[in-house]
Context: one part of a larger RNA
Molecule: large-subunit ribosomal RNA, domain I
Organism: Fervidobacterium nodosum Rt17-B1
RNA sequence: GGCAUGCAGUGGAUGCCUAGGCGGCGAGAGGCGAAGAAGGGCGUGGCAAGCUGCGAAAAGCCCGGGGGAGCUGCAAGCGAGCGUUGAUCCCGGGAUACCCGAAUGGGGCAACCUGUGCACGUGAAAGCGUGCACGCCGAGAGGCGCGAGACCCGGGGAAGUGAAACAUCUCAGUACCCGGAGGAAAAGAAAUCAAACGAGAUUCCCUGAGUAGAGGCGAUCGAAAGGGGAGGAGCCUAAACCAGCCGAAAGGCUGGGGUUGUGGGACACAGUUAGGCUGAGUCCGCUCCGUAAUCACUCAUAGCUGAACAGUCUGGGAAGGCUGACCGAAGAGGGUGACAGUCCCGUAGGCGAAAUGAGUGAUGAAGGAGUGACUGUGAUCCCGAGUAGCGCGGGACUCGAGGAAUCCCGCGUGAAUCAGGGGGGACCACCCUCCAAGGCUAAAUACUCCUCGCCGACCGAUAGCGCAACCAGUACCGUGAGGGAAAGGUGAAAAGCCCCCCGGAAGGGGAGUGAAAGAGACCUGAAACUGCAUGCCU
Numbered sequence: 001g002g003c004a005u006g007c008a009g010u011g012g013a014u015g016c017c018u019a020g021g022c023g024g025c026g027a028g029a030g031g032c033g034a035a036g037a038a039g040g041g042c043g044u045g046g047c048a049a050g051c052u053g054c055g056a057a058a059a060g061c062c063c064g065g066g067g068g069a070g071c072u073g074c075a076a077g078c079g080a081g082c083g084u085u086g087a088u089c090c091c092g093g094g095a096u097a098c099c100c101g102a103a104u105g106g107g108g109c110a111a112c113c114u115g116u117g118c119a120c121g122u123g124a125a126a127g128c129g130u131g132c133a134c135g136c137c138g139a140g141a142g143g144c145g146c147g148a149g150a151c152c153c154g155g156g157g158a159a160g161u162g163a164a165a166c167a168u169c170u171c172a173g174u175a176c177c178c179g180g181a182g183g184a185a186a187a188g189a190a191a192u193c194a195a196a197c198g199a200g201a202u203u204c205c206c207u208g209a210g211u212a213g214a215g216g217c218g219a220u221c222g223a224a225a226g227g228g229g230a231g232g233a234g235c236c237u238a239a240a241c242c243a244g245c246c247g248a249a250a251g252g253c254u255g256g257g258g259u260u261g262u263g264g265g266a267c268a269c270a271g272u273u274a275g276g277c278u279g280a281g282u283c284c285g286c287u288c289c290g291u292a293a294u295c296a297c298u299c300a301u302a303g304c305u306g307a308a309c310a311g312u313c314u315g316g317g318a319a320g321g322c323u324g325a326c327c328g329a330a331g332a333g334g335g336u337g338a339c340a341g342u343c344c345c346g347u348a349g350g351c352g353a354a355a356u357g358a359g360u361g362a363u364g365a366a367g368g369a370g371u372g373a374c375u376g377u378g379a380u381c382c383c384g385a386g387u388a389g390c391g392c393g394g395g396a397c398u399c400g401a402g403g404a405a406u407c408c409c410g411c412g413u414g415a416a417u418c419a420g421g422g423g424g425g426a427c428c429a430c431c432c433u434c435c436a437a438g439g440c441u442a443a444a445u446a447c448u449c450c451u452c453g454c455c456g457a458c459c460g461a462u463a464g465c466g467c468a469a470c471c472a473g474u475a476c477c478g479u480g481a482g483g484g485a486a487a488g489g490u491g492a493a494a495a496g497c498c499c500c501c502c503g504g505a506a507g508g509g510g511a512g513u514g515a516a517a518g519a520g521a522c523c524u525g526a527a528a529c530u531g532c533a534u535g536c537c538u
Base pairs, nucleotide, nucleotide: 001537002536003535004534005533006532007531008530009529015523016489017488020459021458022456023455024454025453026452027451028450029448030447031146032145039100040099041098042055043054044053046078047077050074051073061094062093063092064091065090066089070082071081072080105114106113107112115134116133117132118131119130120129121128122127135144136143137142151182152180153179154178155177156176162169166216192199193198203230204229205228206227207226213221214220234440235439236438237384241256242255243254244253245252246251261418263383264382265381266380267378268377269376270375271374272373273372275284276283285371286370287369288368289367293363294362295361296360297359298358299357300356301355303351304350305349309324310323311322312321313320325342326341327331333345334344335343389413390412391411392410393409394408395407396406399425420435421434422433423432424431476483477482496522499510500509501508502507
C1' cells in the first nucleotide's frame, strides 16, 4: 500500500407519510370600477421583526342572527384584561376606510409636491386647519380602468415550415397587434334551397364525405343539398293614404294606417259579419305582456338533531387476540398512544334564517301592445336608390380568372315598382322559386379566473402545478427587459435533558424523561468517501 471482515463517522438514497399539486364529474357564479376597482405604498399590537387581519374609528367599531365556555390570530412568554348581564368564534347588514393607482384641481422621478373658489374653526393680523367643489369625452344619461394567458365578434395581419430547391400555392386568415361585447357571443325569420317532387329562420352534433370539386391538377386544400338528432319563435318598421303641428315653398315632425309573395297594402266602390259612447281619443269596457313592490314556496350565505360495547390477554399505549353483546334509512370518511359500525368529529335520516342574494309561482302600481275581421272589382297610388345591374381593380366561397354564376369592397357608370324585380353556376328561352337595398329576437353551442360537493388501476418532495407542499415569483443574478432557486417528517405527549463532571465555547460524559435518545433537533438512514480494529498478501 492492497484485499476482506467488524465497528464507527460522513452522506441523504430507499421505505413509509402528506400539509401541496394533477385530472375529472355535478352544481353555482360568470364580473369588479368615479359611491374610486384590480394591485400596491405606508401605517396599525402593552412588549411586535415577519405573515395574516385591519385603516388615523387601524388583529378592529355598530346592528341582526347562530352558538354556549372559554377568550385576547400565526405564536410561546411576560404583563394586563375580557366572558353565562353570553365573550372569543361563525353568518348577514352597516360604519370607518391614510397615500398611490383609470387617478380625475395642477404638477410629478407612483405612494410625493402644490393650487383656486366657497363655508366653517382659530388668530390682532399674516396665516394655519377642516369640509366640499374644481379631469377628459358626451346634449344628457353616462363612459374612461382592471381581468381568465379562457370563450365570442369585428379591423389589421406575418414568417419559420411543406412543396424533399422555389416564385403561384402551403403554413393561415393561424400566430401576433388593435377595437368591442356578453354570460355567453355571433347568426337568425328566405330577393333561401330544391328540382319538375317538395322543403320552410338561425345555431350545434352525426352522416353525406375525404365525396362533388379546387390544385405549379404538385404539395395539398376541400364543400353543399339531402337524411338522422339537439333545440324550437317569431316579431317591429319605411312608403302609399288620413289628421295635427311647423314651414314662403320644397318638405319636416308627431299620431293613425301598413308590413306581404297562393303578391301585399293604400284609396274608391260593392258586399258579409262585427263592443259602447263621441265632433275628435290620450275615453270606457275587454284581452295580452309586464317593471317595481308584496306574498308563498325552494335554494344559497351560520347552524341544530342524529342509533349502537363491555370484559379479559399482550403491550408504553388497544382500535389488535379471545369471550359474550348491540345498532344499522347510519358498515362514506377522518381522528383517537397499533387496525374502532357501537370513543370523538361525522355519516343515513330529519330540522333551521332576523338579514342579504337567487329561482319559481301568484297578485300586479307605473308602463307597453291589441281592440274590428273578411270578400270581390279597379292599367289610381305605394311596396326601402347613387341601390340593383354593368365596366375596371381586388377580396370571400371547394372554386388559384377559369365557361365562373353567387356574396363583399374600391373607382366609374347607373335602372325598374307587380304589365315590377332577384335566383335556379357563363348566356338565352320556357318553367320553377323567392321579394334585396331598414331593424329586433330566447333555446340547443363555446369557455372557466372563481365558489361548493364528490371522484381517481393520478403524483407523493429530483415526483406532482413548465417555479413555489416550507413566509416563492421570495433569496439571489442583471443598468434593464428579464432570469430565478434550494428548502417537508423528534415524539402518542415537549415529557425539548432539572442536576453533576470535562471544556473558554462548541461539544462530550453521567443522571433523568420516554416504548425507544443508536427518537436530543431529530423518522428510516443505502452507496460513494473517511477513520479505527483484526486477518491475509506485498